[in-house]
C1' cells in the first nucleotide's frame, strides 16, 4: 500500500428497516446480631464520526477514524 472483519450500557455480548436488550457490575431496599449469599427494585446508551437512501436507519450504501486478521 491492497483486501477483509469489527465498533451497541462500566465490562462481555444480543438485536438483519418501525420507541434499544441480556448477563456481570454499580446503587438502594428486604433478610441477618453483623457481613456475604439470595431475592426485589433502580441507575446507566448522541448505537464510533459524517453524509446518503427511505415515510422511518443500530440495521442498507459511501467516506473517515479506532481495533483485529490476511497478502505484498
Nucleotide at each position: 500500500g491492497c483486501c477483509u472483519g469489527u465498533u451497541u450500557a462500566g465490562c462481555u455480548c444480543a438485536g438483519u428497516g418501525g420507541u434499544a436488550g441480556a448477563g456481570c457490575g454499580c446503587u438502594a431496599g428486604u433478610c441477618u446480631c453483623g457481613u456475604a449469599a439470595a431475592c426485589u427494585a433502580g441507575c446507566g446508551g448522541u448505537c464510533a464520526u459524517g453524509a446518503g437512501u427511505u415515510c422511518a436507519a443500530u440495521c442498507c450504501u459511501c467516506a473517515u477514524a479506532g481495533c483485529g486478521g490476511g497478502c505484498a
The prediction has a mean pLDDT of 84. Predicted 3D model of a 72-nucleotide RNA (transfer RNA) from Daphnia magna. Its Rfam family is "tRNA". Its family is annotated with triplet codon-amino acid adaptor activity in the Gene Ontology. Taxonomically the source falls in Daphnia (Eukaryota, Opisthokonta, Panarthropoda, Altocrustacea). The RNAcentral record of the sequence draws on ENA, Ensembl Metazoa and Rfam.